[in-house]
Context: one part of a larger RNA
RNA sequence: UGACGGGGGCCCGCACAAGCGGUGGAGUAUGUGGAUUAAUUCGACGCAACGCGAAGAACCUUACCAAGGUUUGACAUCCCUUUGACCGGUUUAGAGAUAAGCCUUUCCUUCGGGACAGAGGAGACAGGUGGUGCAUGGUUGUCGUCAGCUCGUGUCGUGAGAUGUUGGGUUAAGUCCCGCAACGAGCGCAACCCUUAUGUUUAGUAGCCAUCGGGUAAAGCCGGGCACACUAGAGAGACUGCCGUGGAUAACACGGAGGAAGGUGGGGAUGACGUCAAAUCAUCAUGCCCCUUAUAUCUUGGGCUUCACACGUACUACAAUGGCUCAUACAGAGUGAUGCAAAGCAGUGAUGCGGAGCAAACCACUAAAAAGAGCCCCAGUUCGGAUUGCAGGCUGCAACUCGCCUGCAUGAAGUUGGAAUCGCUAGUAAUCGCAAAUCAGCAUGUUGCGGUGAAUACGUUCCCGGGCC
Numbered sequence: 001u002g003a004c005g006g007g008g009g010c011c012c013g014c015a016c017a018a019g020c021g022g023u024g025g026a027g028u029a030u031g032u033g034g035a036u037u038a039a040u041u042c043g044a045c046g047c048a049a050c051g052c053g054a055a056g057a058a059c060c061u062u063a064c065c066a067a068g069g070u071u072u073g074a075c076a077u078c079c080c081u082u083u084g085a086c087c088g089g090u091u092u093a094g095a096g097a098u099a100a101g102c103c104u105u106u107c108c109u110u111c112g113g114g115a116c117a118g119a120g121g122a123g124a125c126a127g128g129u130g131g132u133g134c135a136u137g138g139u140u141g142u143c144g145u146c147a148g149c150u151c152g153u154g155u156c157g158u159g160a161g162a163u164g165u166u167g168g169g170u171u172a173a174g175u176c177c178c179g180c181a182a183c184g185a186g187c188g189c190a191a192c193c194c195u196u197a198u199g200u201u202u203a204g205u206a207g208c209c210a211u212c213g214g215g216u217a218a219a220g221c222c223g224g225g226c227a228c229a230c231u232a233g234a235g236a237g238a239c240u241g242c243c244g245u246g247g248a249u250a251a252c253a254c255g256g257a258g259g260a261a262g263g264u265g266g267g268g269a270u271g272a273c274g275u276c277a278a279a280u281c282a283u284c285a286u287g288c289c290c291c292u293u294a295u296a297u298c299u300u301g302g303g304c305u306u307c308a309c310a311c312g313u314a315c316u317a318c319a320a321u322g323g324c325u326c327a328u329a330c331a332g333a334g335u336g337a338u339g340c341a342a343a344g345c346a347g348u349g350a351u352g353c354g355g356a357g358c359a360a361a362c363c364a365c366u367a368a369a370a371a372g373a374g375c376c377c378c379a380g381u382u383c384g385g386a387u388u389g390c391a392g393g394c395u396g397c398a399a400c401u402c403g404c405c406u407g408c409a410u411g412a413a414g415u416u417g418g419a420a421u422c423g424c425u426a427g428u429a430a431u432c433g434c435a436a437a438u439c440a441g442c443a444u445g446u447u448g449c450g451g452u453g454a455a456u457a458c459g460u461u462c463c464c465g466g467g468c469c
Stems, first nucleotide, its partner, number of pairs: 008469006015460002019424005026316008034307002042053002064302007073125001077124002079121006088103006106115003127291002130289003136285002138280003141276001143274001148187006154163003167178003193268004198236001200234005207226003212223003239262001242256005318417001322376005334365003339358002344353003383414001388409007430452007
């Protein structure tokens, strides 16, 4: 000077408290440990590993294992020789990689050759998801969107250092005010950016339909219009600006007015100096070390999907604020050409046929909970749906290992969960569905989107984390 203290003081945070809903018990999904295995590829391990890398393992991916092959190599550059190949079509053998054939088959030219491509050869080299994240770059997590971290000059101290940055107030904030041997400045805070909440204005199709006319079983369907909504450009608006009280005449706090919005309006992006030899050599790059007929590379099949068990994260439930049946409304944000696919038809259904329209404010994908009517009558049930059998559908060379979906049948555990533990302060929790990325196919995951829509906060004694003295 820091760090630490079951030292003190002050302050903050869903930290506790007050509430609401969960996890921990059940079944399943998924990740991990362990065990197993020829292999179950590798990494990640308190918070900050464990629905994590993986925005999608049947083959491929794929790095692992077995077997079969190749050795200048699957890929790059250079040299020599040779050929007009290569590609495309096709035959035989083979699990295939490959091996042996058949058909077809270049361009320019000054005729010397050149370009391009294949094959063969020699070596320089290629190649490595091999090791080291404790050799590194880059990127990332975390404390933490916490309010801190520093510098120049001056001053003080023999010096390490101090001061400034402490103090009195105040703030979400080292935010601001006042004071002060300090005076200034930088990185952070805030603001500038995006979005949302309200008017104005411009524009009016692919959006909208108040008025007028036409038209229909109905319908912005048509003429017409741009009012309204909406779309997307410009601009306004909020600044403690105004009033009162308190305060030190300050900063500011509290209350009020006006206002769509009030004191940072809500949300996002934005992450200081640094900490953890934190994570990553398997995104990529890279030093050094190691392999070079193998630790490289090609192929077929298998594995990453095993299963006594243990843990994490989710989904579905245990029911009546419910389940089922009928009939029937209302979104937002996205996506669509190897695509999205309507109407109609077939099928109990998954789905198939069909193909209007649409590179889209034009067409399509496209809601559910809710509200209405009826049944159930508290049961292991008309709750719950695991598991299993049979029959089908879809994708794809191919669903045995190992996909998803449908129908019929089957109908397990489960009657609200011990100790313990998690999230959340408002359009939030809870609940309901929709879309997208990845993607041939395959989400209970992830990332977004809207619908319905609460309870509680006395307070800071205590637990946890953090800031200042």